[in-house]
RNA sequence: AGAGUUUGAUCCUGGCUCAGAACGAACGCUGGCGGCGUGCUUAACACAUGCAAGUCAAACGGGAAUUCGGGCUUGCUCGAAUUAGUAAACCGGCGGACGGGUGAGUAACACGUAGGUAACCUGCCUCUAGGUUUGGGAUAACCUCGCUAACGCGGGGCUAAUACCGGAUAAUACAACGAAUUCGCAUGGAUAUGUUGUUAAAGUGUUAAAGUGGGCUUCGGCUCACGCCUGAAGAUGGACCUGCGCCUCAUUAGCUUGUUGGUAGGGUAACGGCCUACCAAGGCUACGAUGGGUAGCCGGCCUGAGAGGGUGACCGGCCACACUGGGACUGAGAUACGGCCCAGACUCCUACGGGAGGCAGCAGUGAGGAAUAUUGCGCAAUGGGGGAAACCCUGACGCAGCAACGCCGCGUGAGUGAUGAAGGUCCUCGGAUCGUAAAGCUCUUUUAGUGGGGAAGAAACAUCCUGAGGCUAAUACUCUCAGGACUUGACGGUACCCACAGAAAAAGUUCCGGCUAACUACGUGCCAGCAGCCGCGGUAAUACGUAGGGAGCAAGCGUUGUUCGGAAUUAUUGGGCGUAAAGAGCGCGUAGGCGGCCAGGUAAGUCUGGUGUGAAAUCCCACAGCUCAACUGUGGAACUGCAUUGGAAACUGCUUGGCUAGAGUGCGGGAGAGGAGAGUGGAAUUCCCAGUGUAGAGGUGAAAUUCGUAGAUAUUGGGAGGAACACCAGUGGCGAAGGCGGCUCUCUGGACCACAACUGACGCUGAGGCGCGAAAGCUAGGGGAGCGAACGGGAUUAGAUACCCCGGUAGUCCUAGCCGUAAACGAUGGGCACUAGGUGUGGGGGGUAUUGACCCCUUCCGUGCCGCAGCUAACGCAUUAAGUGCCCCGCCUGGGGAGUACGGUCGCAAGACUAAAACUCAAAGGAAUUGACGGGGGCCCGCACAAGCGGUGGAGCAUGUGGUUUAAUUCGACGCAACGCGAAGAACCUUACCUGGGUUUGACAUCCUGCGACGACAACAGAGAUGUUGUUUUCCUUCGGGACGCAGUGACAGGUGCUGCAUGGCUGUCGUCAGCUCGUGUCGUGAGAUGUUGGGUUAAGUCCCGCAACGAGCGCAACCCAUGCCCUUAGUUGCCAGCGAGUAAUGUCGGGAACUCUAGGGGGACUGCCGGUGACAAACCGGAGGAAGGUGUGGAUGACGUCAAGUCCUCAUGGCCUUUAUAUCCAGGGCUACACACGUGCUACAAUGGCCGGUACAAAGGGUCGCAAUCCCGCGAGGGGGAGCCAAUCCCAAAAAACCGGUCUCAGUUCGGAUUGCAGGCUGCAAUUCGCCUGCAUGAAGGUGGAAUCGCUAGUAAUCCCGGAUCAGCAUGCCGGGGUGAAUACGUUCCCGGGCCUUGUACACACCGCCCGUCACACCACGAAAGCCAGUUGUACCAGAAGUCGCUGGGCCAACCCGCAAGGGAGGUAGGCGCCGAAGGUAUGGUUGGUGAUUGGGGUGAAGUCGUAACAAGGUAACC
Repeated sequence: AGAGUUUGAUCCUGGCUCAGAACGAACGCUGGCGGCGUGCUUAACACAUGCAAGUCAAACGGGAAUUCGGGCUUGCUCGAAUUAGUAAACCGGCGGACGGGUGAGUAACACGUAGGUAACCUGCCUCUAGGUUUGGGAUAACCUCGCUAACGCGGGGCUAAUACCGGAUAAUACAACGAAUUCGCAUGGAUAUGUUGUUAAAGUGUUAAAGUGGGCUUCGGCUCACGCCUGAAGAUGGACCUGCGCCUCAUUAGCUUGUUGGUAGGGUAACGGCCUACCAAGGCUACGAUGGGUAGCCGGCCUGAGAGGGUGACCGGCCACACUGGGACUGAGAUACGGCCCAGACUCCUACGGGAGGCAGCAGUGAGGAAUAUUGCGCAAUGGGGGAAACCCUGACGCAGCAACGCCGCGUGAGUGAUGAAGGUCCUCGGAUCGUAAAGCUCUUUUAGUGGGGAAGAAACAUCCUGAGGCUAAUACUCUCAGGACUUGACGGUACCCACAGAAAAAGUUCCGGCUAACUACGUGCCAGCAGCCGCGGUAAUACGUAGGGAGCAAGCGUUGUUCGGAAUUAUUGGGCGUAAAGAGCGCGUAGGCGGCCAGGUAAGUCUGGUGUGAAAUCCCACAGCUCAACUGUGGAACUGCAUUGGAAACUGCUUGGCUAGAGUGCGGGAGAGGAGAGUGGAAUUCCCAGUGUAGAGGUGAAAUUCGUAGAUAUUGGGAGGAACACCAGUGGCGAAGGCGGCUCUCUGGACCACAACUGACGCUGAGGCGCGAAAGCUAGGGGAGCGAACGGGAUUAGAUACCCCGGUAGUCCUAGCCGUAAACGAUGGGCACUAGGUGUGGGGGGUAUUGACCCCUUCCGUGCCGCAGCUAACGCAUUAAGUGCCCCGCCUGGGGAGUACGGUCGCAAGACUAAAACUCAAAGGAAUUGACGGGGGCCCGCACAAGCGGUGGAGCAUGUGGUUUAAUUCGACGCAACGCGAAGAACCUUACCUGGGUUUGACAUCCUGCGACGACAACAGAGAUGUUGUUUUCCUUCGGGACGCAGUGACAGGUGCUGCAUGGCUGUCGUCAGCUCGUGUCGUGAGAUGUUGGGUUAAGUCCCGCAACGAGCGCAACCCAUGCCCUUAGUUGCCAGCGAGUAAUGUCGGGAACUCUAGGGGGACUGCCGGUGACAAACCGGAGGAAGGUGUGGAUGACGUCAAGUCCUCAUGGCCUUUAUAUCCAGGGCUACACACGUGCUACAAUGGCCGGUACAAAGGGUCGCAAUCCCGCGAGGGGGAGCCAAUCCCAAAAAACCGGUCUCAGUUCGGAUUGCAGGCUGCAAUUCGCCUGCAUGAAGGUGGAAUCGCUAGUAAUCCCGGAUCAGCAUGCCGGGGUGAAUACGUUCCCGGGCCUUGUACACACCGCCCGUCACACCACGAAAGCCAGUUGUACCAGAAGUCGCUGGGCCAACCCGCAAGGGAGGUAGGCGCCGAAGGUAUGGUUGGUGAUUGGGGUGAAGUCGUAACAAGGUAACC
C1' cells in the first nucleotide's frame, strides 16, 4: 500500500465483499510447564448457610457462670478450688456517612475543564492564646410484680459517671456609636481596634469532666500524659454558584402560572421562588425551547498516518443507587447497603392475636443465558476502626484454588546417518515423493519426576537496657531521638540451588479455484454437499467427501459475534450535482453568511512570551528490578486543553472621518408578440334562408357505418354565431419563469444606449416567509363554430374495450375563485472578476467617407454557430464555460421496496408537500467500443426476382424417411446443410438385430510350461456349429532352438457397448462470398481506431487517385488439368493425300508421314493496337486483326472463422461399462412388414406421338476366375461352341433420338403400362419369405395435375442413347460419355441470400434476442381494520400512612424561679387539629407497543395462463 465483483471487451460512477488490528468473549478440535494479569457483558431476578463493624474497664455502676465433693425434696442448698474485677450484658464515648458492591435511574451544573463564594460548613489531625470554677436532680443495668406463642412490653424500687441540668468567669457572635489603615468587584472585604452594654437604650445563645491514669507529696497540693472548653489560624473533606464542553428524533414547534421579576417574611451552614403572602406580566425558543428515545460521566481503552470513529470491563476520580415508593431522626457529616418509621410486593414463623426479613459486601445456591471461578488460608505485610497501650475487629487487603480467558517466556530434543530401508501415495511403470525423515550410532537433560538443601518479603509496636535531649521542684514519672536485646510469615518447605535416572513423559489445528502462501489420486454425479465475495457440483471436480503430499500458525488453531481500518463510501484535513444519485418551476425578500478604496483609534478574533492548572495510573523516552520477556520501579518528556497576564497591530471585527471605480438617482434617446382593459377587422369552418342543379356525396390500404330524390355533394346570394389570427415570420424580439403573435386606443412594468449632474457602499446571496406559475382538473354563472377524452356505430383482427373511419358529451372560450403540478429542460441555481480568436444576427452610439443611403473601422448590450488553451469518465463545454477563482443558497450518498405507508400541513375534491421501515438483490447505472440485429437509410452483387423453357405437387411404380407393427423389423443422419443419405449394390454371407443351439485364455495378438505334428480324406450323430471313430502324415536349424498345432496357468484378448458435449482425423455449410489479419508508426486514459474509410473502377480488399499512415501475410487473380487454333517431334495397334498391287467389298498389302488422330514439346491473348469517355489515372465503350477478346469455356483449388453442425458404426483415441458375456461360433428369421404421411426419382397421360420396315452418324470406358466374334439351336431371355484379345490390334458394341417409307386419327385408344395368371431362362450350395430377365395372356390408375414449389443464361435447358464402379446375380440410383439442340433477361420496385458504408439499440446464448402487466399457486415482511390487551404519561376529583412544620395542649412532667409547705410559675410533652404528603381509587385524555376476522398493495419463487406494452421508425416514435 491494496484486491475481487456489473461488460463480449473498455473507461467511469457506485454498492457489496476480502486481506489488518483489537476483545471481560463464546463455540468446535486439541492441550506439556511457568510467570503476570483477567473472569455474570444476561435477571438492579430470588436467595438456604457462614462470615463481611466494631472497640474502649485508663469514663461509670453492678457483676456471675464453671468444676469437684456432701446433703437431699432432682433442683435447691452447703463447702472447696479456679476463673476475676474476667465472660456476657447495660449506661457512656468514638466509629457504624470510611472501606466493599452495583450502574437501575439520570440528557442533569450529573460529569469534564476553568473560575467564583465579598453567600458557606468542616468531627478526628496540626499550630497558637487562654481556661478547666460552683451546684443540682435523675436513669439503665440490678431487684421485684405482671402481660405475651413469639418479638417484646408495662408497673414499682435502688444506683454511678467523661450521661443530664442551673449559676459564675471570659471570649466570640450580634446590636449601637465613634474612628484609623489598607484592599477591592457594585453590594463591600480584611486588619489593629476604641467605647458602651450584656439588669437600664435592648437582649439572645454558649462553657467545663473537682475527669482518668502515672510519679512525688509535708496530704494542702505540685507535676506529667491522655482528655475536655473558648477564641484565632492551618490542613483535610464537603456545600453552593458560573463560563465552556457534553447522544439522537422537527414525522416533537411552540413551552411556562411559583411560571419571570419585585417587596416583605419564613427557612438553610449558606445565596436563591427554596417556601409563603402581596404586586407587576413576564421568562424560554429555529444558535432548537418543550416533548419522545437512548445513556451513568471522565482519566482512559481499541482503531487510525493523522483528523477522526467506536467504547467507558479491569485500575483511578466523580455521581447515583441499596427489595419498590415516601419520610424524617441522630450526628461534624446521612436523608444512612449490613439504622429507624410508614405504604406496597414477595418469602418465612405463628398458639391466627401477631411478628421477622432484604447478598447491586465475600464465598455459595437456584433461575436466566452462548457464557464467567472456592460456601479456601491469613491478618505475616499494606491500609482502616477503637484503645494510653497490649490488643481486638477487618471476605478492605495479602495469598492460595479453578478456567489456555488474555499477554509473555520455555519445552516437546541435538549431531550424525543413503541399502535413499520397510510402508503409504502417485505413476508415462522408467520412476517420483513422504525423506536425513525413520532405524542405527554419538551426545545433552531445560521442563515434568524423585531425593536433599533452602530464602527475601520483618519494618516495627510493646517491654527491658544504655546514652543524649525535653518537661519538672525532682537525679520520679513521662516524652523525643540514637544504639542494643527479645518477639512476629498466611503464602510455604514456595521461589531458588544441588544431585539422580533416562530421549526418556509432552503437537495440534486451519487451509491448499481466484482474492491468498500451498496439488495430485480416488469416491460422488446440480445428488450429497461447499461458500467471506466471485462462485463450485448435471461422469475425467486442484472448489463436495476421503487419502497422500503441501502451505500457514503453534499450546494453541479455527469459527461466530462486535469495533475501528481499508471506505476520499458523509469528504474540516478530503467528494460531488449537463448525461451516472443530485440545481428548488420562477421571482421578491426576513434572519443569517459574505462584502469596495484611504486614514485615525481600539485590541474581540489573530500572533508571540510569561504564570497557574491540565491528579495518579496509562502512552512515549532513558535507566533499573524479577535469569529474559510480559510485569514492575525511578526519573524525564508529553497531556495538542482551559484560565490569567505582558506585548505586537499586518489581516478580520468594532468605532470615527473621508473617497467614487460597486450600487442607485437624474437628463436625453430609440427598440420590442412584456402585462392589463376597452374597441374593432378580414379570411376560413359550420349552421340557417333563398336560387341554380341532379344522383350521388363522403371516407379508406380497401371498405362500411354516415349524408342524399323529403333534393345532398357542387355552385351563387344573403344572414347568424363562436373560436383562432395565413402571408409578414427570422436558431428574430420581449419577459424572472410559466409564457407572449390581426389592428387601434388607454393604463402600466422592465431592459438598452448616450451624457457624467447627484447620493456615497446604500451591495451579493438568501433558511423560513410571501407572490407568480403551461396543460389537465374542480366550484358557480355564461358561451359553444371548429376540434374533441368518455360513449355509440363501422372496419381491421385469432381477439381489438386500440391504431383507421362516421358521429359525439364533458372540455377547449369568457367572468370570479380554487388547484400548484410537468422531460416547468440549457435535464446546467444566483452574483462578481479573469482567461486566444473567427463568423452571422437584433438594438443603440462613435469614427471615416459621401450630396445622400450603403460599404468600411470601432464600442456597449443581447442572441446563434465554429474553434485554442483549459476542463471532462467520455460525449462534449469552451468570454452566454461544464475553464480559473471568491461569496451565498438548494440538493446527492447502491438498486428495488417508494416518492410508497404512517403522522402532520394544505385542498371542495382529485390530490399536493413533507417522508420512512421491514424485506430483498449484487448489482442498478453513465459514456464510449466491437459486433449482431432492425417491418432504418444509401451503394452493389447472385437463376434472388422479373422474362422464358422444362419440371415437382394429382396417377401407377421404384427408392429413402416418419409413423405403425413386430421376437426382431440393427444403427446413424433431422430446416437450408437428414430423407435414390452412410449403402460403388441386405436371398446365405454381409449383419451390427431377433429366436434357438454351442464355446470360455476365447474367432484374433504377445509371453510362460508341457506334449506333439498340423492337416487332409472317409464314416456316423446333429439344423449346423461341433463331437466321435478310422486311414494317412512334417519343415527349417548355427542342434541351443524355431515355425505350426494341442493342453494348462495367468497376465491378458475381445466388444459395430456408452460418451462426436472428452478428442484426433475427415466432411458438410455460409461460400469461390471478397473478405480475414499482422508488423511498425500515429490517434485514443482505454476497449479500440487508423491502415481496410473516401472519389472512381472491377468478377474480385481488382486496380488507380487521395489520405497518418507505410508495408506485409492468408484469401482474389495467376501458376495446374481438360477443351478450343497453329507449329514442331514421333508414326503403331491409329491414318491413307499422292504412288504401286490386290479384292465382290473393306488401309487388305507394299509403301507413305501429307491429313485426321495419338502424345510429348512449343506458340498464341497481353486491354498489346486504334478511336472515344474518364482526372493526364485505373478503367470502361466501340473497332481492327484473330481459331479464340477483355478471368475464352469447364474443372481442380475453399482465407480468418461460424454452426459444442456430422461421424466413437471407416480408422485412431481418453474415460466409463462388460469379461461362462455387452465376447465368440452356428442354424433359421429379420433389416424386404403396411391403415397411412412426406422427400427424391422412373414411366405416362399421347399425333413434335405410338407401332412396323429400312438407312445413317458418336464419345468415353471395360475385359484372362474376364470380354467373347463368326457359326448352330431357341419367338425370346438364353443355350451350344469357341476364333481372337492381357487390348489405339480382338471383344463388349446394336448407339438412340434423327432420316426415309408405311400405318394408326383423338378414343381411356394400336396411348399408358401397373397388376395378375401361365410357361420359361440365368446366377448362385440355395431364388418360399426375398433376385433379375423372357414369352404368351391380363390391360389398373392416368386425359398435363389445388395451394404451393424446384432447376436452368449456351453447346446451357430440354431431349436421346452409350459406358463404368459396386457386383456370383440384382440399377428407374450414382459416376462419366457423347448425339440432337432451344427460349428469354425490359430491368433491380418487390421476395430470398450476400458484401461495403452509415444510423438506432435496453440485444452480446447476439431478434429463434430482450422484456412488461394482470391472473393462478406457495412463502415472507409490511400497511389498514370493528375491536381487545398492556405499558407510560397528563388533567380533574376522592381518600390520605409515616413524618417535618404550625396551632392547641384541660392529660402528664425530677432539675430552674417563688414558696416553710401545699401549691404556683417558667419550660416541655402525650394527645387533638391543620398545611403538605407516598402508594391507592374514580373519571377522562395523550402516547407507545402487542394482538385482530377480514382486507390492500409489495417482495421472492420451477419450464403455469393470457396477451405484446417497451428496446430497431419495436411495426401507432417514445417519454413527463
This is a predicted structure of a 1520-nucleotide RNA (small-subunit ribosomal RNA) from an uncultured prokaryote. RNAcentral holds the sequence, with entries from ENA. Its Rfam family is "Bacterial small subunit ribosomal RNA".